[in-house]
RNA sequence: CUUAUAAAGAAAGGUGGAGGGAAAAGGCCCUGCGAAACCUUAGCAACCGGUCCAAUUUAUUGGAAAAAGGUGCUAAAUCCUUCUCUGGAAACAGGGAAAUAUAAG
Repeated sequence: CUUAUAAAGAAAGGUGGAGGGAAAAGGCCCUGCGAAACCUUAGCAACCGGUCCAAUUUAUUGGAAAAAGGUGCUAAAUCCUUCUCUGGAAACAGGGAAAUAUAAG
């Protein structure tokens, strides 16, 4: 950079000792009943890989079941908003974009 996905799901212990929820701003939360980080164990999911079936352009596509391997993840929608569009008097509701995260290339 490209493509796909992002309101589902899944926590205990040890070390640690004050922050954390990506970044900026606003909000709202979590946190000395112990934050971040690291370690151990457990779990979730099914992107890759593996198995089976089908289709066809013979290299891909679709489906099913599993969870030993490579990643990822285990407060709150990606915690919410920011830009834009639609509806609305407003409050607000809904859609899209951007950004971010993860996977594969």
Background
A computed fold for a 105-nucleotide RNA from a marine eukaryotic metagenome, annotated as SAM riboswitch aptamer (S box leader). The sequence is in RNAcentral, with records from MGnify.